[in-house]
Predicted 3D model of a 94-nucleotide RNA (c-di-GMP-I riboswitch aptamer). The model forms 95% of the base pairs in the Rfam consensus. Model confidence (mean pLDDT): 84 of 100. The sequence was found by an Rfam model in a public genome assembly.
């Protein structure tokens, strides 16, 4: 420095679920709670993957538009507790 198959400790986090507050959603934040986690710290650069607010196309409807419902498409929205890369960091061969 790699590495974590195995020791002991110390300091952690917190799914599902419930309540409440933000959000169009997906999801976030707190409080309660523990399925798990040795980077379940942090970061949306890449891929997956969710979402469809505006936006476009189409369809009903209209003499026509507007408005406005339904449908596709669509990230600029979200997740790092999905993979992969950046960065940091306890123990330290038991």
């Nucleotide at each position: 420095a790699u590495c974590g198959a195995u020791a002991a400790a110390u300091c952690g986090c917190a799914a599902a679920c419930c309540u409440g507050c933000c959000a169009a959603a997906a999801g976030g934040c707190a409080g309660g709670g523990a399925c798990g986690c040795a980077a379940a710290g942090c970061u949306a650069u890449g891929g997956a993957u969710c979402u469809a607010a505006a936006g476009c196309u189409g369809u009903g409807a209209u003499g026509a538009c507007c408005c406005u419902a339904c449908a596709g498409c669509c990230a600029u929205g979200a997740c790092c507790g999905c993979c992969a890369g950046g960065c940091u960091a306890c123990c330290g061969a038991a």